[in-house]
Context: one part of a larger RNA
RNA sequence: GAAUCAACGCUGGCGGCGUGCCUAACACAUGCAAGUCGAACGAGAAAGUGGAGCAAUCCAUGAGUAAAGUGGCGACCGGGUGAGUAACACGUGACUAACCUACCUCCGAGUGGGGAAUAACUCCGGGAAACCGGGGCUAAUACCGCAUAACAUCGCAAGAUCAAAGCAGCAAUGCGCUUGGAGAGGGGGUCGCGGCUGAUUAGCUAGUUGGCGGGGUAACGGCCCACCAAGGCGAAGAUCGGUAUCCGGCCUGAGAGGGCGCACGGACACACUGGAACUGAAACACGGUCCAGACUCCUACGGGAGGCAGCAGUGGGGAAUUUUGCGCAAUGGGGGAAACCCUGACGCAGCAACGCCGCGUGGAGGAUGAAGUCCCUUGGGACGUAAACUCCUUUCGACCAAGACGAUAAUGACGGUACUGGUGGAAGAAGCACCGGCUAACUCUGUGCCAGCAGCCGCGGUAAUACAGAGGGUGCGAGCGUUGUUC
Numbered sequence: 001g002a003a004u005c006a007a008c009g010c011u012g013g014c015g016g017c018g019u020g021c022c023u024a025a026c027a028c029a030u031g032c033a034a035g036u037c038g039a040a041c042g043a044g045a046a047a048g049u050g051g052a053g054c055a056a057u058c059c060a061u062g063a064g065u066a067a068a069g070u071g072g073c074g075a076c077c078g079g080g081u082g083a084g085u086a087a088c089a090c091g092u093g094a095c096u097a098a099c100c101u102a103c104c105u106c107c108g109a110g111u112g113g114g115g116a117a118u119a120a121c122u123c124c125g126g127g128a129a130a131c132c133g134g135g136g137c138u139a140a141u142a143c144c145g146c147a148u149a150a151c152a153u154c155g156c157a158a159g160a161u162c163a164a165a166g167c168a169g170c171a172a173u174g175c176g177c178u179u180g181g182a183g184a185g186g187g188g189g190u191c192g193c194g195g196c197u198g199a200u201u202a203g204c205u206a207g208u209u210g211g212c213g214g215g216g217u218a219a220c221g222g223c224c225c226a227c228c229a230a231g232g233c234g235a236a237g238a239u240c241g242g243u244a245u246c247c248g249g250c251c252u253g254a255g256a257g258g259g260c261g262c263a264c265g266g267a268c269a270c271a272c273u274g275g276a277a278c279u280g281a282a283a284c285a286c287g288g289u290c291c292a293g294a295c296u297c298c299u300a301c302g303g304g305a306g307g308c309a310g311c312a313g314u315g316g317g318g319a320a321u322u323u324u325g326c327g328c329a330a331u332g333g334g335g336g337a338a339a340c341c342c343u344g345a346c347g348c349a350g351c352a353a354c355g356c357c358g359c360g361u362g363g364a365g366g367a368u369g370a371a372g373u374c375c376c377u378u379g380g381g382a383c384g385u386a387a388a389c390u391c392c393u394u395u396c397g398a399c400c401a402a403g404a405c406g407a408u409a410a411u412g413a414c415g416g417u418a419c420u421g422g423u424g425g426a427a428g429a430a431g432c433a434c435c436g437g438c439u440a441a442c443u444c445u446g447u448g449c450c451a452g453c454a455g456c457c458g459c460g461g462u463a464a465u466a467c468a469g470a471g472g473g474u475g476c477g478a479g480c481g482u483u484g485u486u487c
Stems, first nucleotide, its partner, number of pairs: 001487004006483005013359006019352002021317001026315003030312003035073003040070002048061005080270003090194007099187003104183008112146001114144002121136006152161003166175003196242003203233003208230004213225003245267004249260004272293005295306004323349001325348003331345001332343004362392004372383004396428001398423004406414001431476005436457003442471005452459002
C1' cells in the first nucleotide's frame, strides 16, 4: 500500500447493489417450512337457511361439501450446517463385458378370465392420556390364483417357471396398466495422478495378505463365512499423533509464490448422541420407524410426548451478526386431465455506514480586508472572499399531482414504489485523524522525568514544533481513526 463475513471510538444527509452468529454441531417457548389427487375406491356429517307440524320431530337445502379412511404419486427434491473425515472424501483423467435407474422421450407386444380379504363404518371392551384389543359389514388402479410368455431365469436338450387395472367421455378418443428394446438425464463401483503438519511417532498388520468354495449385493470385491497358504505395508515415511470438509474460486503480488475457502456454483458429510433396519427406482431417511443414552415436558405413577445445523424468534456464550414482516404476482418445484391446492425454495419489503459505487450539504459577485479570536519586534500579521451583503439555482429531502415495465388475454406481494411534472425556500444535511524524523502540516500558553505520549527512533528534569489546551495548518471526507488477520 492492498484486502476484510470484521469489532471498537468519535461522527453521521440520501440512493443503488451486495452482505450480515467467524463464538456454544449450546438449549429451545410459539407460528409457519410437504403435500396433493373425488377423472383409483367405499362411506359421509354439522351449523346455518327455507318449509310442514301444537310439539317432539320430519322434509328440502347446505352437500356428495367438511373432516377422516383405503389407494396412488410426492415426501430421497428443495432448504440448513461443517461436527466428523487426511479418505478414492474431493479435483482431474480413465474404466465398468462387474452395475442400477421412478417420472420423461422414441419403438414393439399385451391388457383375457376369476377369487379371497381389509380399513373406514358399526357393536363390545381396556386406558388418565397416547392409543389399543375383539366381533360384524363393504369397495378399489389395494391383495392373490388361472390363461397367454417375445424378454428373463433354470436346464446339455426336451422343456419348466414368471405379467397386467382400470378411469373419464354419448361417442370418437384420451389418460393409465403389464412386459421388452433404445435414449436422455441421474446414480453406484474400480483405478492413475494431485493437494496439510510432526521422526522429540520406526516399525505396523490375524480377516491381516492371497487362494479355493460359498453367502450377500443392482454390481466387483475378505464385503461376510468355512477351509488352505504365510503373506501384506514401511525411510519415495508405513503406523501413530495434531490440524482440517474439498473444489471452481477469493485476497495479495510485476510474476513466481504466499494466504484463504465467507457470499455464489459443484461435490461430500451430518441432522439431540450412538446403533439398526423397514418402505421405496433411489434412504439406512433433518420436519419417517425401532432400540439404547442424556436432556426437557405431561401423567390418574400404570405410562406417554419431543428433537430449529429449515424461516422468523428466545435464552446463553461472545468484541460481534437482522423482522416472531408481505406474497405465491414472477422463476422454479410437488400433486392433479384440469380448475386449482401446497411451497419461510423463491420474489420482495424491514433492520445495520458492514462493504462497494454514486450524489448532496450550494453557485457567482463581494475589502472599509468589519467584529471576534490568535500571534507580535506593538509597526503590524493571520483566520480571510471566509463572513456580512447583493444576485442566482433547487440536485437530494419536504408537499401536491399523475403514475409504470416486470404479465403481448386474465392474474402485481413489491407499490401509489421507480420514473415524470409542479410548489416553496439557501433552506433540513460535516466530521475525523494528524502536524519531532520516517511523513504532508508551527506557533503561543500550561506542565516541569510530573501529568502524559509512543508504530520505530524516542519526547517530558522551567522557554517542549513530540505531553495538555488554543490559534493556525495538513490529509481524508459521510466518513475518519484504532485494533485483529492476510499478502